Context: one part of a larger RNA
RNA sequence: UUGGGUUUAAAGGGUUCGUAGGUGGAUAAUUAAGUCAGAGGUGAAAUCCUGCAGCUCAACUGUAGAAUUGCCUUUGAUACUGGUUAUCUUGAGUACAAAUGAAGUAGGCGGAAUGAGUCAUGUAGCGGUGAAAUGCAUAGAUAUGACUCAGAACACCAAUUGCGAAGGCAGCUUACUAACAUGUAACUGACGCUGAGGGACGAAAGCGUGGGGAGCGAACAGGAUUAGAUACCCUGGUAGUCCACGCCGUAAACGAUCAUCACUCGCUGUUGGCGAUAUACAGUCAGCGGCCAAGCGAAAGUAUUAAGUGAUGCACCUGGGGAGUACGCCGGCAACGGUGAAACUC
Numbered sequence: 001u002u003g004g005g006u007u008u009a010a011a012g013g014g015u016u017c018g019u020a021g022g023u024g025g026a027u028a029a030u031u032a033a034g035u036c037a038g039a040g041g042u043g044a045a046a047u048c049c050u051g052c053a054g055c056u057c058a059a060c061u062g063u064a065g066a067a068u069u070g071c072c073u074u075u076g077a078u079a080c081u082g083g084u085u086a087u088c089u090u091g092a093g094u095a096c097a098a099a100u101g102a103a104g105u106a107g108g109c110g111g112a113a114u115g116a117g118u119c120a121u122g123u124a125g126c127g128g129u130g131a132a133a134u135g136c137a138u139a140g141a142u143a144u145g146a147c148u149c150a151g152a153a154c155a156c157c158a159a160u161u162g163c164g165a166a167g168g169c170a171g172c173u174u175a176c177u178a179a180c181a182u183g184u185a186a187c188u189g190a191c192g193c194u195g196a197g198g199g200a201c202g203a204a205a206g207c208g209u210g211g212g213g214a215g216c217g218a219a220c221a222g223g224a225u226u227a228g229a230u231a232c233c234c235u236g237g238u239a240g241u242c243c244a245c246g247c248c249g250u251a252a253a254c255g256a257u258c259a260u261c262a263c264u265c266g267c268u269g270u271u272g273g274c275g276a277u278a279u280a281c282a283g284u285c286a287g288c289g290g291c292c293a294a295g296c297g298a299a300a301g302u303a304u305u306a307a308g309u310g311a312u313g314c315a316c317c318u319g320g321g322g323a324g325u326a327c328g329c330c331g332g333c334a335a336c337g338g339u340g341a342a343a344c345u346c
Base pairs, nucleotide, nucleotide: 004317005316006315007300008299012314014201015200016199017198021194022193023192025088026087027086028085029084030083031082033081034080035077036076037075038074039073040072041071042070049065050064051063052062053061054060091191092188093187094186095184096183097182103177104176105175106174107173108172109171110154114150115149116148117147118146119145120144121143125136126135162169163168206247207246208245209244210243211242215241216240220236221235222234223233258313259312260311261310262309263308266291267290268289269288270287271286272285273284274283295302296301319346320345321344328339329338330337331336
């Protein structure tokens, strides 16, 4: 490089927006750049190939042809691609209508539970475990009642549910912000798709500054267990978990399945619209699930939400280890992240 692949064998970027680039709907006209055809020029010779000939043959040599797949000029063709012009509406978007949702940000409010404080009742245990002990308790605990305070999380509803690009999102309520889907078919008229670099977002843990700190709880301490026990179990408990602002930029960031478009048997449940007939939902559009046919697949399986049949664009893979390491560079306060080898070895 060609070819082959990427659910689970190596391999889909964490997600999205978007630059360059690549690619792109219907009709008509025009152009003739790509494309196709003819002609001319050039494409040195040798080499290679073919025919014939010369050394006794061959190697070798001579001669003629072919080839030189290219480039330039010119004359044409116009289906496709490209350029230009005009038109179109089904792709894409806008408008209007009504609705749905744990979508986001900021504020306010609520009850249960937990812990703490004060007071009261009350007396000897409580707590914990496989069994215990550390621990708490006559300075009155545990338990029960009243009042007060604090922080965090929101039982039931709850679902194979819903929303979001992904990460993710759940008490109630207010304000602001954004989006999908549906219906109407009024408007724009290809404005589309993908997207190297690049920008933004991005769980948990971690970092910086300032708050907060109920419960839980790395580290740590003690008690057990054990041959030992730097663990599992128990009693405590600091960072952290929470809030604001700023970093970090990684995850089994998973559907281990890139985005978009088109096409391809059926059955069934459910969410949000529209809703024929008329009071019950046929049908249909968009989601979320289950079962299965063909096909595909090494099989497991998948199967209109494809891993089927095609198209466009991007990303990635090429035996195991060494190694996601070293070196260099870039980013970061650091932790570390990104990029990313080789020797050697099997």

Small-subunit ribosomal RNA, central domain from an uncultured prokaryote, 346 nucleotides, folded computationally.